This is a predicted structure of an 85-nucleotide RNA (transfer RNA) from a Methanobacteriota archaeon. Its mean pLDDT, the model's own confidence on a scale to 100, is 82. RNAcentral holds the sequence, with entries from ENA and MGnify. Lineage of the source: Archaea > Methanobacteriati > Methanobacteriota. It matches the Rfam family "tRNA". About the family: Transfer RNA (tRNA) molecules are approximately 80 nucleotides in length. The family's RNA type in Rfam is transfer RNA.
RNA sequence: GCGGAGGUAGCUUAGCCCGGUCAAAGCGCCGGUCUUGAAAACCGGUGGGCGCAAGCCCUCGGGAGUUCGAAUCUCCCCCUCCGCG
Repeated sequence: GCGGAGGUAGCUUAGCCCGGUCAAAGCGCCGGUCUUGAAAACCGGUGGGCGCAAGCCCUCGGGAGUUCGAAUCUCCCCCUCCGCG
């Protein structure tokens, strides 16, 4: 340099092809039940920020574009892995 796969909340991943209400699940974490205590199990909560609360705002590697609407489509760039040279 060329080709392929990938980057989504603390972690692992789904969602992308074929745009549409609220970014979902598991793990972890927090609280509770149970226990002498813990583990396991079960119940509730849990992306981030501000706020007493009601609520508001933001988030899919970064930026721009298309669109009424973008994690998803287009372009540029960054990073990781594999292969070729």